RNA sequence: CUCCGAAAGGGCAAAGCCAGAGAGAUCUGGUGACGCAAAACCACGGAUCCUCAAUUUAGGACCGCCGGGUUGCCGAAG
Numbered sequence: 001c002u003c004c005g006a007a008a009g010g011g012c013a014a015a016g017c018c019a020g021a022g023a024g025a026u027c028u029g030g031u032g033a034c035g036c037a038a039a040a041c042c043a044c045g046g047a048u049c050c051u052c053a054a055u056u057u058a059g060g061a062c063c064g065c066c067g068g069g070u071u072g073c074c075g076a077a078g
Base pairs, nucleotide, nucleotide: 003078004075005074011036012035016031017030018029019028020027021026034064040070041069042068044067045066046065048061049060050059051058
């Protein structure tokens, strides 16, 4: 240094509930913790979901579904 994942400190926050935004998927805030070392960031490929308008070789949502890219805390055993 890399693989890897014990401990400690810190971090994030699923479902549900409340309020708000949206046509919808879904998002934002609060509450709440199922989990997470990339559950940080990027819709780049695939999957999934939505579609008022539009006609589809389209537009949108989601990265806490699987890949890929960028960055990254700690350091026990091996």
A computed fold for a 78-nucleotide RNA from Desulfuromusa sp., annotated as c-di-GMP-I-GGC riboswitch aptamer.
The prediction has a mean pLDDT of 82.
The sequence was found by an Rfam model in a public genome assembly.
The model forms 85% of the base pairs in the Rfam consensus.